Molecule: transfer RNA
Organism: bacterium
């Protein structure tokens, strides 16, 4: 170059157009327990979902262009 696949919280994900101003594990924070610690139990705060346009009443979701990761062919 061509041809596919992926980009959502600090990490890893679910999300198959409306019930999602996004949900859950871990982390981190704050309370409790505990002589500390570590586990346990409670809670809290963290992403408008790479960007940008387009489609529709409605987009993280469909559809086109960058961007940046991967995989393959040359």
């Nucleotide at each position: 170059g061509g041809u596919c696949c992926c980009g959502u919280c600090g990490u890893c994900u679910a999300g198959c157009g409306g019930c999602c101003u996004a949900g859950g594990a871990c982390a981190a924070c704050u309370g409790g327990u505990u002589u500390u610690c570590a586990g346990c139990c409670a809670g809290u705060g963290a992403a408008u979902c790479u960007g940008g346009g387009g489609u529709u009443c409605g987009a993280a979701u469909c559809c086109c262009c960058a961007c940046g990761g991967g995989a393959u062919c040359a």